[in-house]
Context: one part of a larger RNA
RNA sequence: GGCGUACGGAGGAUGCCUUGGCUUCGGCAGGCGACGAAGGACGUGGUAAGCUGCGAAAAGGUCCGGGGAUCCGCAAACAGGACGUGAUCCGGACAUAUCCGAAUGGGGCAACCCACACGGUUGAAGACCGUGUACAGCGAACAGCUGGGCGAACCCGGGGAACUGAAACAUCUUAGUACCCGGAGGAGAAGAAAGAAAUAGUCGAUUCCCCCAGUAGUGGCGAUCGAAGAGGGAAGAGCCUAAACCGCCGUGUUCACGGACACGUCGGGGUUGUAGGACCAAGCGACAGGCAUCAGUAUCUGAACCGGAAGCUUCUGGAAAGCUGCGGCGCAGACGGUGACACCCCGGUACGGGCAAGGAGACUGAUGCGAGCAUGGCACCUGAGUAGGGCGGGGCACGUGGAAUCCUGUCCGAAUCCGCGGGGACCAUCCCGCAAGGCUAAAGACUGCCGAAGACCGAUAGCGAACCAGUACCGUGAGGGAAAGGUGGGAAGAACCCCUGGCAGGGGAGUGAAACAGAACCUGAAACCGUGCGCCUACAAGCGGUUGGAGCCCUAGCGAUAGGGUGACAGCGUGCCUUUUGCAUAAUGAGCCUACGAGUUGCUUCAGUGAUGCGAGGCUAAGCCAUUCAGUGGCGGAGCCGUAGCGAGAGCGAGUCUGAAUAGGGCGUAUGAGUAUCACUGAGCAGACGCGAAACCUAGUGAUCUACCCUUGUCCAGGGUGAAGGUGAUGUAACAGUCACUGGAGGCCCGAACCAGUUUCCGUUGAAAAGGGCUUGGAUGAGAUGAGGGUAGGAGUGAAAGGCCAAUCAAACUGGGAGAUAGCUCGUACUCCCCGAAAUGUCUUUAGGGACAGCCUCGUCCGCGCAUGCGUUAGGUAGAGCUACCGAUUGGAAGCGAGGGCUUCGCCGCCUAUCAAUUCCAGACGAACUCCGAAUGAGCGCAUGUUAAGGGACGGGAGUGAGUCGUCGGGUGCUAAUAUCCGUCGGCGAGAGGGUAAGAGCCCAGACCUCCGGCCAAGGCCCCCAAGAACGGUCUAAGUUGAGACAGAACGAAGUGACACCGCAUUGACAGCUAGGAUGUUAGCUUGGAAGCAGCUAUUCAUUCAAAGAGUGCGUAACAGCUCACUAGUCGAGCGGAGUCGCGUGGAUGAUGAUCGGGCAUCAAGACCGUCGCCGAAGCCGAGGACGCGUACCGUAAUGGUAUGCGUGGUAGGGGAGCAUUCCGGUCGGCGCCGAAGGUGAACCGUGAGGUUUGCUGGAGCGUCCGGAAACGAAAAUGUAGGCAUGAGUAACGACAAUGAAUAUAGAAAUAUUCACACCGAAAACCCAAGGUUUCCUGAUCUACGCUAAACGGAUCAGGGUGAGCCGGGAGCUAAGCCGAACCCGAAGGGGUCAGGUGAUGCACAUGCGGUUAAGAUUCCGCAGCCCGGGAUGCAGGGUAGGUGGUGACCGAGGAGUGACACAGCCGCGCGCUGACGGAAUAGCGCGUUGAAGGGAGUAGGGCGACCGAACCCCGACAGUACGGAGAGCAUUCGUGCGAUCCGACAGAGCUGGUAACCAUACUCGCGAGAAAAGCCGCCAUACCGCCAAGCGCAUUCCGGCCCGUACCGUAAACCGACACAGGUGGGUGAGGAGAGGAUCCUAAGGUGCUC
Repeated sequence: GGCGUACGGAGGAUGCCUUGGCUUCGGCAGGCGACGAAGGACGUGGUAAGCUGCGAAAAGGUCCGGGGAUCCGCAAACAGGACGUGAUCCGGACAUAUCCGAAUGGGGCAACCCACACGGUUGAAGACCGUGUACAGCGAACAGCUGGGCGAACCCGGGGAACUGAAACAUCUUAGUACCCGGAGGAGAAGAAAGAAAUAGUCGAUUCCCCCAGUAGUGGCGAUCGAAGAGGGAAGAGCCUAAACCGCCGUGUUCACGGACACGUCGGGGUUGUAGGACCAAGCGACAGGCAUCAGUAUCUGAACCGGAAGCUUCUGGAAAGCUGCGGCGCAGACGGUGACACCCCGGUACGGGCAAGGAGACUGAUGCGAGCAUGGCACCUGAGUAGGGCGGGGCACGUGGAAUCCUGUCCGAAUCCGCGGGGACCAUCCCGCAAGGCUAAAGACUGCCGAAGACCGAUAGCGAACCAGUACCGUGAGGGAAAGGUGGGAAGAACCCCUGGCAGGGGAGUGAAACAGAACCUGAAACCGUGCGCCUACAAGCGGUUGGAGCCCUAGCGAUAGGGUGACAGCGUGCCUUUUGCAUAAUGAGCCUACGAGUUGCUUCAGUGAUGCGAGGCUAAGCCAUUCAGUGGCGGAGCCGUAGCGAGAGCGAGUCUGAAUAGGGCGUAUGAGUAUCACUGAGCAGACGCGAAACCUAGUGAUCUACCCUUGUCCAGGGUGAAGGUGAUGUAACAGUCACUGGAGGCCCGAACCAGUUUCCGUUGAAAAGGGCUUGGAUGAGAUGAGGGUAGGAGUGAAAGGCCAAUCAAACUGGGAGAUAGCUCGUACUCCCCGAAAUGUCUUUAGGGACAGCCUCGUCCGCGCAUGCGUUAGGUAGAGCUACCGAUUGGAAGCGAGGGCUUCGCCGCCUAUCAAUUCCAGACGAACUCCGAAUGAGCGCAUGUUAAGGGACGGGAGUGAGUCGUCGGGUGCUAAUAUCCGUCGGCGAGAGGGUAAGAGCCCAGACCUCCGGCCAAGGCCCCCAAGAACGGUCUAAGUUGAGACAGAACGAAGUGACACCGCAUUGACAGCUAGGAUGUUAGCUUGGAAGCAGCUAUUCAUUCAAAGAGUGCGUAACAGCUCACUAGUCGAGCGGAGUCGCGUGGAUGAUGAUCGGGCAUCAAGACCGUCGCCGAAGCCGAGGACGCGUACCGUAAUGGUAUGCGUGGUAGGGGAGCAUUCCGGUCGGCGCCGAAGGUGAACCGUGAGGUUUGCUGGAGCGUCCGGAAACGAAAAUGUAGGCAUGAGUAACGACAAUGAAUAUAGAAAUAUUCACACCGAAAACCCAAGGUUUCCUGAUCUACGCUAAACGGAUCAGGGUGAGCCGGGAGCUAAGCCGAACCCGAAGGGGUCAGGUGAUGCACAUGCGGUUAAGAUUCCGCAGCCCGGGAUGCAGGGUAGGUGGUGACCGAGGAGUGACACAGCCGCGCGCUGACGGAAUAGCGCGUUGAAGGGAGUAGGGCGACCGAACCCCGACAGUACGGAGAGCAUUCGUGCGAUCCGACAGAGCUGGUAACCAUACUCGCGAGAAAAGCCGCCAUACCGCCAAGCGCAUUCCGGCCCGUACCGUAAACCGACACAGGUGGGUGAGGAGAGGAUCCUAAGGUGCUC
């Protein structure tokens, strides 16, 4: 270390539970609000943080009712109280009800600020209390009433998308949906016919349900969209005006003054279509039964609440409701609780009672309104920019269509009852109705609220939320949005003791049935982490199992033996899923465990199968009735399907259509079964199996980042250069020009702050989601920066990069449409049994998708299929052939014709190594040649064989439509490819087993299960490794080889064996050795030379010979020389050449170490030939068993039994049968505290999913059987959530400015104190603003937080702390901007904007010094001042709204003057200290030497002026500081420190230096020409008020002076960056030495040593 086992830790699954949800149904209510809502802020308790309640009358007050004993909420405790004089509690009514919010006196950054009027308190002012004060509409318009805002859905109206679907897209669709806006109510809308219809002289407002009907229609006639009448039901309800005519009144006109006419409000009248009304005439009849409002009643409803039957016991147990025994009640056996399961214990339940407010309300009363019929006449009235029309649109199911009907933006424009509209263009006839005014319940939609119920959930479920959740947390914001339940019956919640620094944790004791129920608490699984014991493991390599198996250990047994644990050694053996032709693949996915996680639901829209009912019929729908705890039962025939078809239709009909037809033909009849419901399967429409886009549209939210702009402020050390201009000199007739000085310009130069971001290095799980180090660019400008504002998403902004618009940009972010769509990827969960594909054809904006066909399966029917033989039929392939065509073609011969050459005066002619028709001879090619032409295959017929063996038709369900390899036949290609495209067969796919070392496709062979039986196949038999070192013969010497090219070719070679042939050879071959190899001649030519041998020429001659070339090679300048050919001798038997075949050989070269699979093998273990055996698979056989499908027999309620035959590989897929989980009904009169579920072991049963029994744990529920219903089964989705591993005790611990010692403390590297050292010092010091919001101070604490420890802390707990007339803000002002009465514009929401208001970053405006606290100070205290208002007193003296003028009041740069504090130096002065050895003290050193606001003379100075205005001087100043001395005491680390108080003495307003402020935008120069208002001053003023001390001025004195901020951090550990983060953050002060300087280095004050 592994396996096993026992016991633990960790964790929180499982089981059980439920306070919370979800859904449906019913009910009430259907609103709240200026009488101040909804929703909040802040308060409120004895102690009080949160929730709840409440509101300064504050967990509550008053009254009435109920109720009857405790109570002071959640929520304990302490303290203190209330209550039978009735508390708490419940119901009703009333009171109070801070501030914000429509918010409404004005303002505003919601919960705050500031007012005015009247009244009140006081004491004038101030302050406080009460009431009122918004705007709009209506209104006799100063009264009064109403509105505004909020709220879940429902309703009406005004606007109105897109994704999507159409497999693209534009009309269309999605859809008048989402969304925005306006408005209303408990409902809303609609509504009393200018209707619907169709020949009935019908119906009779609207709405809703069923049906009509997926019909009629509409429609790129695509996708889709889709009525209406009628019929059946629910409900039921009708009315009022305008006008004619009449009248009062008012106004006007006219008038002959009598009146008339016109207009207007009002009253009467009047209200319809087979017309009605007015008026006229003459009549009849009659006083309402209708409507509205108000009041009242019977009655009903309605709050808290009340009554409400009946039980004891034995046993077990902690507890009885369990069990046992014996009873009781029931109009109550619903339910919940009670220590386990209760009709009789408790609450309740059935039933009954009760009543305030309120509501309903037949009916009654009052008031108001409303009256009828009929005839005749007359022709007055009956809704005008209307109906209608043109054009353009919209809406109607209806897309412009033949398009009626309805609405209208625009332009036209009637009729008047003898009239008008409609009946789907239009016309006629007929019928129906009467527009252009209005109101109208019920039926019907929805549910925030209450209640009930559930074959709904049960803590990863159910609402996001069972729990203090729309919380924590995230985001600037809109917005997004969690996790988290359980002790026990009862806290009986562990007294006391011990360990320990201990209120940590633990051990005892005790409680309890149980403490392994101990608060991190029921059960307590798994991952993961341990400890004990048994076995194994240190020469051994791999999916870690399986098969065999020694040893050791344990259990049972007397033993034999059986069972269990481990497993040395050996055989075989490359995970799972997905996707693929094909995966161990180095292709995808998964770290592990647990829980969750995907084919569902609806629909009379269909099809099929099964079941059931009825059957030429079947079924009801809505609704109604009855009734129940729940269910259901009945009625209802409107309607639907079927019963008859044919035809385009009219239509006809067992026929009909076509047709001239009685023909023929088509479709029907003959041959008749449907219908309703349920279940299953499949389709359609819906998100439709789950998860997943990039995007589109809509409404909002964002300019705290950043871009640009507006307003108002601020900042830029220091040094350099030296423009224009000026002055002087010179110069010129005058200019010009020159020189010097002055001057101080500039998108000038160098360079800090500041801004930027050049190069490089580092960093890259960072210190940092963009930084750091060195370096670099700009740095008076188009500069940088603060504060407040503006511009917004197809928009902004952009010195332009598609840059930026909150770490997001070729179209931000948030919510919604929305579950967009996804022909794409991934994932998709229990078992067994039967069958079992495809990767092809055609078409496809199609090619990785589909449709149809093919192939699979299930059902029904038919009764056929296949093989062989024979016969017969068609054919044009292989082959072959071409003097058989077409085309192509080699050699030869002949050769028309042509080219070239020769010849010629010309015509002829001749030659030709040129081209060549055609012919002949020989050869020979073709997928698109054929005079020919098979085999195989195919069709038909017959026969035979095979009877499990397939075929056909119809119907339900699929999958497949990426294929791949091998042989054969071909195309393309290179007769390349694991290439590609076809055909054919086979395999893989979807196929295991054996062989091939290993290997999808090759060879053998098709796995139902078991067997330690047998025989073979491919292939093998030396060892690995089962079987022959088998037998016989030959070859190979290369380890060739042991291979099939997992290499080896052309070509090469005296390798070797075999075969056949041609030569030489005892008359002596071949090879070796010895010898010769000569002469003419140095052949000729050429050459400087050429003699056999540079070159050229050649009848390469001739001679002597045994033989010897005018020379085979070497060689020389040329010769020479050496050799060869050739010959002789010697030797003594074979030698040479060429060819074919076998085996071998060279050719032969690659990268980590080689190899035939390895070892190895040589008469083989190689190769070839032959022979006999053996091994070898899941094949075959044998034995047993299971299942499927048939057949036969028996038999049943039955799918049962026996025998027998055949079968049982399997992906996609089809079919069949089952298991398990949760819930429901019935059942077993089931089980259970004597122990359920769950957890964890064991044994047994079943083919399996699984089941049964039992031990331990657990402590209250759970099953059997028969049916039913599903949120019904996980290993994978880069799945979701939680837990736990691994990496790993590894990286890191955030600037390398630095630490050391002593002491304190239980404990110290880090804390505190002290000493020493180090670092910053234009900062790493100090003061403000923003932002933060208690971090400040003190005490206590150390779990967590702090990158380590901690005694420490910005941590935790508790207490404390912020004091203002004069500081900042408001009560003053205005800028940009914002709001905005009125007004203008706009579908709505809304937009713009004058006046006015608001709004600082600006203008205005009154305090200083010293002291004091643990923590505050310009705030408290001391001292000294100042401002505003009021009263009083005194003195002077008219006052003033408003208007107007001035001032307020402004740029940049530059230089000059004045001139402090501080600083430095010098000289004084005060105090203190100082030198060992010696001197010096008139010395040296250190510290100090101060002094505000304000007031006093408007002075110097500046300015044209109005006016502005220093320095200096005096007061303030009897204060106070340094210093010295004393010092009660306190603390102490013994060094010292702290210290109230008292005392003492007392010193410069010196000089020098340069400079800041100030004077002051004062001056100069320049061009870019540089806020507003209040305030203040003057004038109008001879006006107005007014003759009073009203008001105003001065002085003195008294009084008053409000609200908010004030702690602390603030270049940072407290702000912005997720952090105690190397980043970022505006203004002011900012010392010394060196230096131009704020650079740089070192230091002061001060602060730090950066939390390992």
Molecule: large-subunit ribosomal RNA, half A
Organism: Bacteroidales bacterium